This is a predicted structure of a 73-nucleotide RNA (transfer RNA) from a Thermodesulfobacteriota bacterium. Taxonomically the source falls in Thermodesulfobacteriota (Bacteria, Pseudomonadati). Rfam family: tRNA. Rfam classes the family as a transfer RNA.
């Protein structure tokens, strides 16, 4: 230096032929229980890497930039 993947809750990751953002787990609070766990029902957590740019609208599209990973050189 060239090519290619990834970046979304605290953590692990869905969500991609554009139309209000989600699951497990992990935190809170209640139930349950002689107490812990377990289980159970609610709830809080997100301007989806940054910054432009098409569009009525963009996590999903196009351009630049970052972080990262793997292959060539």
């Nucleotide at each position: 230096g060239c090519u290619u993947g990834a970046g979304u809750a605290g953590c692990u990751c869905a969500g991609u032929u554009g139309g209000u953002a989600g699951a497990g787990c992990g935190u809170g609070u209640g139930a349950c229980u002689g107490u812990u766990a377990a289980u159970c029902a609610c709830a809080a957590g997100g301007u989806c890497c940054u910054c432009g740019g098409a569009u009525c609208a963009a996590a999903g599209c196009c351009g630049a930039g970052c972080u990262u990973g793997a292959g060539c050189g």